[in-house]
């Protein structure tokens, strides 16, 4: 100390105020949020051989991802059809521009915009309730291995 295998923790935020209505956190005005890794010219501290380097930190809309949904394989289970459950795997799946700075910017600055899985509902849900005390991309910390 690569690498690999296993164990422990953790792992998602949001409709104030109002207006119609018998009913609306569902529509209307208006509020409000923004997983996870990558980049990255921000912003912070530290070192210095003054060349610069080192660490934490900077995207909902960029590159990839995950939850949800769909598929056939495969194992188990059930009573032929069938139907159920895991598991790897594979598909679907959103949404930005103008301007400013500058060698460089869809990450900085300013301005305006967009966008958000499925069931459920007394009325259509990014936000309410439910699957979910579940699942997870993944981070931290261990324990072993020891090219």
């Nucleotide at each position: 100390g690569a690498u690999u295998u296993c164990c422990u923790u953790c792992g998602g935020g949001g409709c104030a105020g109002g207006g119609u209505g018998a009913a609306a956190u569902u529509c209307c005005c208006a509020a409000c949020c923004g997983g996870c890794g990558g980049u990255g010219a921000u912003g912070a501290g530290g070192g210095u051989g003054u060349g610069c380097c080192c660490u934490c930190u900077u995207a909902g809309u960029c590159c990839g991802u995950g939850a949800c949904c769909c598929g056939g394989u495969u194992u188990c289970a059930u009573u032929u059809u069938u139907u159920g459950a895991a598991a790897a795997c594979g598909g679907u799946g959103g949404a930005u521009u103008u301007g400013g700075u500058g060698a460089a910017a869809c990450u900085c600055c300013a301005a305006a915009g967009c966008c958000g899985a499925c069931a459920g509902u007394g009325a259509a849900a990014g936000u309410c309730u439910g699957g979910a005390u579940g699942g997870g991309a993944g981070a931290a910390g261990g324990a072993a291995u020891g090219a």